[in-house]
This is a predicted structure of a 579-nucleotide part of an RNA (large-subunit ribosomal RNA, domain I) from a marine metagenome. The RNAcentral record of the full RNA draws on SILVA.
Context: one part of a larger RNA
RNA sequence: GGCUCACGGUGAAUGCCUUGGGAUCAAGGACCGAUGAAGGGCGCGGUAAGGCUGCGAUAAGCCUCGAUUAGCCGUCUAACGGGCUUAGUCGAGGAUUCCCGAAUGGGGAAACCUGUUCCGGUGUUGAGCCGGUUCAUCUGCAUAGCAGAGGGUAAGUGGGGGAACUGAAACAUCUAAGUACCCCGAGGAAAAUAAAUCAACCGAGAUUCUCUUAGUAGUGGCGAACGAACGGGGAAUAGGCCAAACCCCUAUGACUUAGUGGUGUAAGGACCUAUGUCAUAGCGGUGUCGUAGGAGGCAUCUGAAAUCGCCUUGCCAGAUUUCAAGAAGUUACAAAACAUGAGUUUAGUCGAAGGACCCUGGGAAGGGCCGUCGUAGAGGGUGAUAGCCCCGUAGACGAAAAGUUCAUGUCUUCUGAUGCAUUUCCUAAGUACCACGGGACACGAGAAAUCUUGUGGGAAGUCGGGGGGACCACCCUCCAAGCCUAAAUAUCCUUGAUCACCAUAGCGAACAAGUACCGUGAGGGAAAGGUGAAAAGAACCCCUAGCGGGGAGUGAAAUAGACCUGAAACCGUGAGCUU
Repeated sequence: GGCUCACGGUGAAUGCCUUGGGAUCAAGGACCGAUGAAGGGCGCGGUAAGGCUGCGAUAAGCCUCGAUUAGCCGUCUAACGGGCUUAGUCGAGGAUUCCCGAAUGGGGAAACCUGUUCCGGUGUUGAGCCGGUUCAUCUGCAUAGCAGAGGGUAAGUGGGGGAACUGAAACAUCUAAGUACCCCGAGGAAAAUAAAUCAACCGAGAUUCUCUUAGUAGUGGCGAACGAACGGGGAAUAGGCCAAACCCCUAUGACUUAGUGGUGUAAGGACCUAUGUCAUAGCGGUGUCGUAGGAGGCAUCUGAAAUCGCCUUGCCAGAUUUCAAGAAGUUACAAAACAUGAGUUUAGUCGAAGGACCCUGGGAAGGGCCGUCGUAGAGGGUGAUAGCCCCGUAGACGAAAAGUUCAUGUCUUCUGAUGCAUUUCCUAAGUACCACGGGACACGAGAAAUCUUGUGGGAAGUCGGGGGGACCACCCUCCAAGCCUAAAUAUCCUUGAUCACCAUAGCGAACAAGUACCGUGAGGGAAAGGUGAAAAGAACCCCUAGCGGGGAGUGAAAUAGACCUGAAACCGUGAGCUU
C1' cells in the first nucleotide's frame, strides 16, 4: 500500500406520513364604485420590537337580533400581570371606518403641503386654535338646481386596429393568423336569433352548442398548407313588436263664398269662411304578411246597459264608459307593487349499540371470552388495527334577521270573428343593383355566385322583388333595405363528492411566497415539511472560556436530544490476511 470484517463520521437517498396543491363532476352564485371601490400607507394589544390574522382614533373591537356553550382574553409564543363570565364562539342586520388611491377645492416626488364658503366650540371676542360643511371636470335636463359619468375586475365575450419569428427544408404569393398584442363596450354571460334560409321537383321550417357527415367536396407558388356545407343523431326550445296605407285629435300655413265639399247614415230641416280641402309636424287607434298580407268597400254572425255623435224618426261593430264572461301577465311580447303559503341558502339540534374480564405490550383499538346496534359496518381521531370511546354517519328536526325560488290571491292588461269582390291605396331608397378598388365567405380573381363597402352611377313598387355558385330560360323557393327576445353554450368563484400526486411530486408557493433575493425598470423569482403518545425538551454533579461532551434523570426507545427512517459516494478507527 491492497483486500476482507467490525464499528463510526459525513451525507442525504429510500421507506412511511400529510396540514397542501391539481383535475373532473354536481349544486348554487356572478359584478364592485362619488353613500368614495379595487388596492395600499400608517396605526390599534397591560407587558407587543417583528411577521400573519382581525380591526380603524368607538381601532384583535361597538350595538341589535338569533344559534350555541363553560369557559374565554387570535397566531408564531411561552411567561408575568390583570380581567370577563346571558362572557366567549358562530350566523344575519346595523354603527364607527385615519391617510392615499377614479381621488374630485388647489398643488404634489401616492399615503404629504396648502386654501375657500357657511356653521359651531374655545379664546386675549375683528388675532389665533379646534371640529363640521361647501367648492374638480365632462354630459344631459323642465338650469339659483338636479341627475348621470369617470375607476377597478380572473377568465369568457362583441367591436375597432393588428404583427413577426416560424413553416414552405432558401424566399416573394401563401403560412404562422385575424393568432399574439393594443384600444373601446357591455353582461352575468356575451354574441346570434324568428328566412328576401336551405333543399331539389321530395321536402324542411329562428338562433346557439354538440356528435357525425369528413380530413370528404373543394381551395392551394395545386407547394407548404387551409378546409366546408347539405343531410343525419342529440342538448335546449318561444316567439313577438313597429314603419306605411286608413281613422280621430292637436299645432302651423295656404286655398275655397257652395248648384260641386262637410256636420255617422236615409228623408225633411238647420248650420259651416272653417266645423271644408290641401301641405307639414306630432299624440292615440289600426296593422305586420308570402298557399301574399293589410287598409279601404260590401255582406253575415256574435253578452248586457248607459251617454254622445246639429234637430225629428229609424238604423249604425261609430266613439266613450260600466257590468258580466273569458284569456293572459311582469326574461322578449304593456307594466308596478303588495299579501299569504310552501321550499331553499346564510348559524345550528337530536342521533343506536361493550366489558373496571383474561393475554401480550410503554400504551389495546391486536389475540381470547362472553355480548350488542344497524334506515347508522362512509370517514377521521384516540398511546398499535375500534360499528358499539370521541367527532361523526343513516335518519329526523331547526331561523328573530337577510337573501332567493315557486304557488295562490289582490292587482294589471286584452277581447270581435268569418266570408265576398280584386277596382283603389300601403307593405322600410341614395336602398337593391351595376362599374372600379378592397375585405369576408374553407374558396388566393378564378367560370366566382353569396355577404360587406370607399368612390361613381342608380331601379322596380305585388301584373312587384331576392335566391337556387358566371349567365339565360323554365321551374321551385323566400319577401331585403326597422327593432326586441329566455334556454341549451363559454369562463370564474363558493360548497360538496370522486379521482390521481405525496415534499426534485402536486400550484411558483404544504413553511414569514409572489416572500427572500436579482434588476434603473418592465420584470424575473427561489430554497425551505417530520423529536415523542405526552416536553415528560435533560434538575443536579464533573471537564471546558465557550461550543461540545461524560455521568445522573425522563421516556417503550435518547445510536428518538433538537431530533423519524438514515442507502451510496467520501473520510476514519480497530482486527485479520497479504506485499